[in-house]
Context: one part of a larger RNA
This record gives sequence, C1' cells and structure tokens, in this order.
RNA sequence: UUGGGUUUAAAGGGUGCGCAGGCGGAAUAUUAAGUCAGUGGUGAAAGCCUACAGCUCAACUGUAGAACUGCCGUUGAUACUGAUAUUCUUGAGUUUUGUUGAGGUAGGCGGAAUGUGUCAUGUAGCGGUGAAAUGCUUAGAUAUGACAAGGAACACCGAUCGCGAAGGCAGCUUACCAAGCAAAUACUGACGCUCAUGCACGAAAGCGUGGGGAUCAAACAGGAUUAGAUACCCUGGUAGUCCACGCUGUAAACGAUGAUCACUAGAUGUUGGCGAUAAACAGUCAGCGUCCAAGCGAAAGUAAUAAGUGAUCCACCUGGGGAGUACGUUCGCAAGAAUGAAACUC
Repeated sequence: UUGGGUUUAAAGGGUGCGCAGGCGGAAUAUUAAGUCAGUGGUGAAAGCCUACAGCUCAACUGUAGAACUGCCGUUGAUACUGAUAUUCUUGAGUUUUGUUGAGGUAGGCGGAAUGUGUCAUGUAGCGGUGAAAUGCUUAGAUAUGACAAGGAACACCGAUCGCGAAGGCAGCUUACCAAGCAAAUACUGACGCUCAUGCACGAAAGCGUGGGGAUCAAACAGGAUUAGAUACCCUGGUAGUCCACGCUGUAAACGAUGAUCACUAGAUGUUGGCGAUAAACAGUCAGCGUCCAAGCGAAAGUAAUAAGUGAUCCACCUGGGGAGUACGUUCGCAAGAAUGAAACUC
C1' cells in the first nucleotide's frame, strides 16, 4: 500500500459550527470536457514474447511478427458524469397559529436543616465505638426554648419522566435569549450532506487575582486497631468545596456503538401535539423505553433507537512489552496537554 476491520478482541475524534475538499433530488434543451467507437501520427534500437532460420545441439545469433496497455491529432456517438440555460417540488429553509420542557444567562424571594453567637430553663455528664480512648463539660456543657447574623444545598412532588450538541441541567418567581414538536396552508426553489486545517463549547480536580467560608474534607495532628498500620474506625482540621473574572482542556468525556439519508416482520409501555368520540378502544406525527422474528454476529447479544440491507463523507486500527515513554516542536503561569518514535526483548 492493498485487502480487512473499529459494542466487548487493536481501532469512533469529548461535543458542535464550519472554509477548502469529496459527494449530491426531478424534467427539458444545448454543448461535448470526462466517457465510448473508428481512423492518422508517434510510442528509437536492443531486450521480453511468438514463429521460422544459421552455427552438429544448446547458449548465442539472424529474419519476421506481436507487443509497447501510453501520448497527440481528427471524425463520430450522447446513456451516465461535468458545463450552460430554463423549469419543478418531494430534500432543505421561511411564514402563521398553538404547544412542551430540571434548555441557557442575569436579578429577586422562601422554608427546613447543620454549625456559631446572645439570653433563658436546668444539672452532671455529653460525645463516640465492635469495644474504647483522644475530644467537649461545674469558667455550667449535652438537652429544651427564644432571638440574631451567616454560608451552602434545595426533602416531598420525582418517574423506567423531561430538556440540551456534548459536558450537563431540579425550591419559587421576574426579565431576556435559544431550541424542539404539531397543525395549516402560503412562500423560496436544491439553497443539501459530510467535513482535513480552523474556531467555539467542554465534568471533576488543579492554577492566578480578589471576595466568601456554614457544611464536608485531601494534607496534617491526636486516639484506637495491629506483629507493624505512614490505612480502614474515631476526635479535630487546612487547602479546596461557594462567587466574580481569567487560565487549564482532560475523564470508564460510555450507548465503551461518528454524522446524514433510504429501505426492511411484529407486540407493548410512555412523553408532547393533532383530529374524532358521550367515554373508552382504535388512528396519526415527533421523541424516550421494553420484548421478540428474519437477518447479522466468534459468541454474549443486536434487532426500525440495528451491531440488518444499501449510499456519501470524516476519524481511527494493523502482535505483546518498551510507551502514550524519549527527542524535537506547538500550547500553558505551573501542573501538564497535544503531536509522537526507535534500539532492545518475547
């Protein structure tokens, strides 16, 4: 490189947007670039191949043919691809009216609870564990009641639910922003799909500056346990956890399953619409689930939400270790991230 693959064996980029590129719906006409056919020129000789011939054979040599799959010109063909022009509506989008949701951003408000402070009642313990001890407590703790300031998270509803591109999103409410879906007809008329480089977003932890600090809690300290115990258990406790702005750019970022389109038996639950009905059943569009047939699969399984049958585009894999290491480069404040070998070895 070809071939073959990528749920679990190596392999789908964390997610989206999107330039170049690749691919692209229906009809008609023109053109003839690709494509196809004929023909002309060229494609040196030698060599290879085929036939015949010459050295007694062979190697070798000679003659002829074929081949040289290519390139250039020319004459035609016009189904497909391309180009140009005109048209179409089913792909895509716009409009109107509804509707849905923990979708996003900013502000305001609320109650329960934990810890703390003050006051009151009250007296000897509290706390914690397998059992204890460290710890707190007559300077009045724990418990109970009232009040206060403060920070963080939002019980029940709550679901096998919903929304979002993914990460993710949950008290109530207001403003702004975005999205999906349904119904209806009207409009644009292929405006589409995918996307290397690029740009944006991206849990937690971590970093910078400034706030905040109730809880929990790496590090750390003490008490236990133990042969030891740099742990598991207990008492404390600092970064952090929270906010603003900036950075980092990684996760089992998982459905371990790239995106889009078409087609292919059924059964059933559910969310949001539509339309019908007295109501239920049944219907339809868009999602989210469960079971199962064919098919596929090494099997487990999957099965209209495909891992089935096809099409387009991107990404990635090629024995284990060495190694996601070294070196170089780019990015970063750093931590580190990205790219990414070889020797050697089995």